[in-house]
Predicted 3D model of a 374-nucleotide RNA (Bacterial RNase P class A) from a Bryobacterales bacterium.

RNA sequence: CCUGCCGGAUGGGCAGUCGCUCCCGCAAGGGGGAGGAAAGUCCGGUCUCCACAGGGCGGCGUGCCGGCUAACGGCCGGGGAAGUCCGAUCAAAGCGGGCUUUACGGAAAGUGCGACAGAGAAGAUACCGCCGUGUCGGUCGAUAAGGCCGGUGCGGUAAGGGUGAAAAGGUGCGGUAAGAGCGCACCGCGGGCGGAGUAAUCCGUCCGGCAGAGCAAACCCCACGCGGAGCAAGACCAAAUAGGGGAGGAGGAGCGGCCCGCUCCGUUACAACUUCCGGGUAGGUCGCUAGAGCCGGGCAGCAAUGUCCGGUCGAGACGAAUGACUGCCACCCCGCAAGGGGCACAGAAACCGGCUUACAAUCCGGCAGGCCUU
Numbered sequence: 001c002c003u004g005c006c007g008g009a010u011g012g013g014c015a016g017u018c019g020c021u022c023c024c025g026c027a028a029g030g031g032g033g034a035g036g037a038a039a040g041u042c043c044g045g046u047c048u049c050c051a052c053a054g055g056g057c058g059g060c061g062u063g064c065c066g067g068c069u070a071a072c073g074g075c076c077g078g079g080g081a082a083g084u085c086c087g088a089u090c091a092a093a094g095c096g097g098g099c100u101u102u103a104c105g106g107a108a109a110g111u112g113c114g115a116c117a118g119a120g121a122a123g124a125u126a127c128c129g130c131c132g133u134g135u136c137g138g139u140c141g142a143u144a145a146g147g148c149c150g151g152u153g154c155g156g157u158a159a160g161g162g163u164g165a166a167a168a169g170g171u172g173c174g175g176u177a178a179g180a181g182c183g184c185a186c187c188g189c190g191g192g193c194g195g196a197g198u199a200a201u202c203c204g205u206c207c208g209g210c211a212g213a214g215c216a217a218a219c220c221c222c223a224c225g226c227g228g229a230g231c232a233a234g235a236c237c238a239a240a241u242a243g244g245g246g247a248g249g250a251g252g253a254g255c256g257g258c259c260c261g262c263u264c265c266g267u268u269a270c271a272a273c274u275u276c277c278g279g280g281u282a283g284g285u286c287g288c289u290a291g292a293g294c295c296g297g298g299c300a301g302c303a304a305u306g307u308c309c310g311g312u313c314g315a316g317a318c319g320a321a322u323g324a325c326u327g328c329c330a331c332c333c334c335g336c337a338a339g340g341g342g343c344a345c346a347g348a349a350a351c352c353g354g355c356u357u358a359c360a361a362u363c364c365g366g367c368a369g370g371c372c373u374u
Stems, first nucleotide, its partner, number of pairs: 001370010012329007020033005035345001039356002042354005047230004059226005064078005079104001080102008105221002110219002112215002127161002129157012169187006188210001189208008234286004244277005251265005293312008331342004
């Protein structure tokens, strides 16, 4: 310097013109106006309403240990395991270190599953091979004894080959007809004891030749947790019209304007009319943005985080504002240059903490590999 993986940060700047929305102001005018994810709505909470004697069965979720937090399936730290690289070792297993990943309780309660391939898939298996032995054939030999080669029957064998995701501990030495924890050393595994640690777990030692293979992201078992709906929650004010209730109320309507008259309805009451009360709708107001807030510093802690001091107010809409254009600069690409092109993902809707997903370009850090120079 380049490449890959992982982690963190930024997410264009300035000016002008014309607009939109909220707040202050009588007005002129002044001030605020999207994000790291505002997204998916996956998890947890605040807030609001509804429900709720106690117990059991069932259902759902979480799952190594410790800590943090309002809470969490989140975060931090630790442990175990897996992958990869480096180092020591003649070398394998194993050991030490770096980085990355990790749904990581229980397979010794019970039930169940393992396709395909393969001889055999859990107290299993002999296909090839290896070994022993019988027999048949061939060959050497002398027609013997015996050896060698090939076929076949029986038996032994889990070293080697082959199948598979997985083949009943691994490496080595001994041993054996060939083999085998058959014996031994080391490693692994199981159990006991001791030590370290809050714990997960780790270390040491003794015993055991190895049992109890795998899958719980199969049922299941164990431990812990869990009421429902959501700001269209919910609260307040409150028309017009049509209903409801109380009180008053003897007249009312028509005959085309008025009076008389006539007709109809009502008259110890459900009439008209007047007035009061109450519920709902439209509409309006609140909820509504000062909060587990943000910035800087000190202290405690490995850290997540907590605490103290100082400073600060950065959208609040609802048929839903946050925009458009121009110029200069920055960044990236092409080009010798002049110049040309590009500049992501995406947009609040009660609020907060997380997770996940999307993202042009740039910067910083860690690890690994390669190349060049000293």
It matches the Rfam family "Bacterial RNase P class A". It is annotated as a ribozyme.
It was read from a public genome assembly, where an Rfam model found it.
Taxonomically the source falls in Bryobacterales (Bacteria, Pseudomonadati, Acidobacteriota, Terriglobia).
Its mean pLDDT, the model's own confidence on a scale to 100, is 78.